[in-house]
Molecule: transfer RNA
Organism: Candidatus Micrarchaeales archaeon
RNA sequence: GCUCCCCUCGUCUAGCUCGGUCAAGGACAUAGCCCUCUCAAGGCUAAAACUCGGGUUCAAAUCCCGAGGGGAGCA
Numbered sequence: 001g002c003u004c005c006c007c008u009c010g011u012c013u014a015g016c017u018c019g020g021u022c023a024a025g026g027a028c029a030u031a032g033c034c035c036u037c038u039c040a041a042g043g044c045u046a047a048a049a050c051u052c053g054g055g056u057u058c059a060a061a062u063c064c065c066g067a068g069g070g071g072a073g074c075a
Base pairs, nucleotide, nucleotide: 001074002073003072004071005070006069007068010028011027012026013025020058030046031045032044033043034042051067052066053065054064055063
């Protein structure tokens, strides 16, 4: 330099193929409450994310283009 793949709560991940719900779901972790003599366990609740910019569309996490970051292969 060329080709290909990936990027979602603090972490891991579902949803993307085939665009469509009001609060983008789940697990772990965190915080609060309940329970308990206390702690742990358990129950309930809460906060928390679509890498960035643009485009298409009535509607984009999902499709298209560009940028950034990471990875693999070739040279």